A computed fold for a 152-nucleotide RNA from uncultured Fusobacterium sp., annotated as Lysine riboswitch aptamer. Of the family's consensus pairs, 98% are formed in the model.
[in-house]
Order: sequence, then C1' cells, then structure tokens
RNA sequence: GAGGAGCGAUUGACAAUAGUAAUUAUAUGGAGUUACCUAACGCUGAUAUAUAAUGAAAGGGGAGAUUGCCGAAACCUAAAAGUAAGGGUGGUGCUUUUUGGUUGGGUUUAUGGAUAAUAUCUGUAAAACUGUCAUUGGUAACAAUGUUGUGC
Repeated sequence: GAGGAGCGAUUGACAAUAGUAAUUAUAUGGAGUUACCUAACGCUGAUAUAUAAUGAAAGGGGAGAUUGCCGAAACCUAAAAGUAAGGGUGGUGCUUUUUGGUUGGGUUUAUGGAUAAUAUCUGUAAAACUGUCAUUGGUAACAAUGUUGUGC
C1' cells in the first nucleotide's frame, strides 16, 4: 500500500413495533397489585374481562450524508468497575477495561440462539465465488491443487 455488493463510527428521511402499552368513561366482578421483602396504592373498588374514545416510546432495522480504516472488525469465555427501574436482595440487560480462544473476505443454504418480526444480528456446518502465497502445467493470458492475516 492492495483485496471487495470489504469493515466500523456519527447522523438519519422512512418502514415496522401498533391501533400494542398506557390513560379516560361505562359495565361485570370482589381483594389484591412486582421474582421476593419493604414502601406506596386499593371496598371512595385492586388484579382481570368486555365495549368505546384518545393513543405512544425504547431497543433493533434503515435509503442518503459525513467520516475512520484493512484484525479493518466480529464472536465466545473469565474477571473487575459502573449503570437501569421509590428502596433492598437476586436475576437479567447495557457500557468500559483486561485474560484466553476462533475467524483472510463477503454471498447462499440448512440449523441453533436473540428479537414484536419471515426484518436484522450472531454461532455451527456445507457449497460455490474471491484476495494473498506456494507447487505443477503453459511463451503468455490463464488453468489445476493446497494453505491462510504476526500473511502478501
């Protein structure tokens, strides 16, 4: 310095989430409402159900724009710190740093997980394609085979 629908970051029209959650009104109903405890609310009617009206958001996706790069980056494991909901415990999620490990790159298919989702992300396997290098054949273009990034 290069690979190629290459990899990230910020912003983002827009789609979906969803006519969902929630709130209000009416009716039914009758003691609870969170994983647990406490607090708070509740017979002046809890949870729940039905009808009607109003009606979101977060995370995830994302055309475009800007920008950093080629272990770009992603995933798994372990540890530490912080963080979310009145408070606490636990669990889960998220962020940062470190330890060890896997992957050259994207695509498609099958399957597992996450998720509202057939979108998307991700693990495993397979197939073809592609980049680098090596060997063989060839005047060469190129072809076949094999490996892979601490590489060229």